[in-house]
């Protein structure tokens, strides 16, 4: 540290599942757990998706593909 990479060091997320309690679901929370991941940090702008009570100025995630901010470390 501008390209770029995960070589090396410190670290960091946490899939499926289970278990608890909350929702009408989708699904989010808390513990377990660890398939992965160099943005798996953050926004939900575009595309995809998933849900249904009141089909809505609706609700979800977003670790799917692209956009945008940001942020460790430097072996080539």
């Nucleotide at each position: 540290a501008g390209c770029a990479g995960a070589a090396a060091a410190a670290g960091c997320c946490a899939a499926a599942c289970c278990c608890g309690g909350g929702g009408a679901c989708a699904c989010a929370c808390g513990g377990g757990g660890a398939c992965g991941g160099a943005a798996a940090a953050c926004c939900a702008c575009g595309g995809a998706u998933c849900c249904u009570u009141u089909u809505a100025u609706g609700g979800a995630a977003a670790g799917c593909c692209g956009g945008a901010u940001u942020g460790c470390c430097u072996a080539c």